The prediction has a mean pLDDT of 77. This is a predicted structure of a 153-nucleotide RNA (c-di-AMP riboswitch aptamer (ydaO/yuaA leader)) from Blastococcus sp. Rfam family: c-di-AMP riboswitch aptamer (ydaO/yuaA leader). A reference for the family is Barrick et al. (2004), "New RNA motifs suggest an expanded scope for riboswitches in bacterial genetic control", Proc Natl Acad Sci U S A. Taxonomically the source falls in Blastococcus (Bacteria, Bacillati, Actinomycetes, Geodermatophilales).
[in-house]
RNA sequence: GAGCGGACGCCGCCGAGUCGCCCUCCGGGCGAGCCGGGGACCCAUCGCAGUUCUGGGGUGAGUCCCGCUACCGGGCAGUUGUCCGGUAGCGGGUAGGGCUACUUCCCGCCCGAAUCCGUCAGCUAACUCGGUAGGCGGCCAUCGGAAGAAACG
Numbered sequence: 001g002a003g004c005g006g007a008c009g010c011c012g013c014c015g016a017g018u019c020g021c022c023c024u025c026c027g028g029g030c031g032a033g034c035c036g037g038g039g040a041c042c043c044a045u046c047g048c049a050g051u052u053c054u055g056g057g058g059u060g061a062g063u064c065c066c067g068c069u070a071c072c073g074g075g076c077a078g079u080u081g082u083c084c085g086g087u088a089g090c091g092g093g094u095a096g097g098g099c100u101a102c103u104u105c106c107c108g109c110c111c112g113a114a115u116c117c118g119u120c121a122g123c124u125a126a127c128u129c130g131g132u133a134g135g136c137g138g139c140c141a142u143c144g145g146a147a148g149a150a151a152c153g
Stems, first nucleotide, its partner, number of pairs: 009139006018032006033132006043122001055120001056117004064093013096111004102148005
C1' cells in the first nucleotide's frame, strides 16, 4: 500500500414496527404516532345449472396460468392404457410489489414469500380487541438520461 473479514459510529433500504415518560430496572408498565382485527342501520349476499369432496376467513405485493416428475382418490376401458381432481417437488411466465441518498419518470436490477385464526367473521358509525417485529445494505453509494424543486451566490 492492496485485498478479505469483524466491531463500533453514522447513514440508508424493505416493513405499521417510531418517539416520549415511569418503575420495585437489563425486566415490566403508560402514553403519542402509525398499523391490523371484530363490530349496526343502509347496501350487498341469499337464484339456476355443471364439476368436485378439497370447510371458511385474516395479515401481506406475494395472485393466477402452463409444462414435467412422483404419490393418492375416482371414472372409463378391459394386454400394454386413458380422463378428471388433489398433494409435493422442479422449471417457465404473470396480476401485483420494491430499489437511484431531494422528488417524479425512463433505462436497468430484484421480489412475486411466509404465516395466523380454528368450523367462525361481507361492508360497517358508536364501541371494542390487538401489534409496534424481523431482515439487509452503505461510507458518495445503480452508474446513466429527462423534467422539476430546494439551497447557495